């Protein structure tokens, strides 16, 4: 320098055009003498950034950035 891949909650990941989700973690309540476990409820998001297409974009297109990988 060139090819490919990844970027979504604190963490690990789903979601392939029509209201952003799960597990773990966190907070609160119940349970306990207390803790843990268990049960219930809740909070937490600029879907990496910019632009385009579309009635509508996390999703499709273009570019950028970071990381991983292959070739030289």
């Nucleotide at each position: 320098g060139g090819g490919g891949g990844u970027a979504u909650a604190a963490c690990u990941c789903a979601g392939u055009g029509g209201u952003a989700g799960a597990g773990u973690g966190c907070u609160c309540g119940c349970u306990u003498c207390g803790c843990a476990u268990g049960c219930g409820a809740g909070a937490a998001g600029u879907c990496u950034c910019g632009g385009g297409u579309u009635c509508a974009a996390a999703c499709c297109c273009c570019g950028a950035u970071a990381c991983c990988u292959c070739c030289a």

This is a predicted structure of a 72-nucleotide RNA (transfer RNA) from Halicephalobus sp. NKZ332. It matches the Rfam family "tRNA". RNAcentral records the identical sequence in 2 taxa. RNAcentral holds the sequence, with entries from Rfam. Lineage of the source: Eukaryota > Protostomia > Nematoda > Rhabditida > Halicephalobus.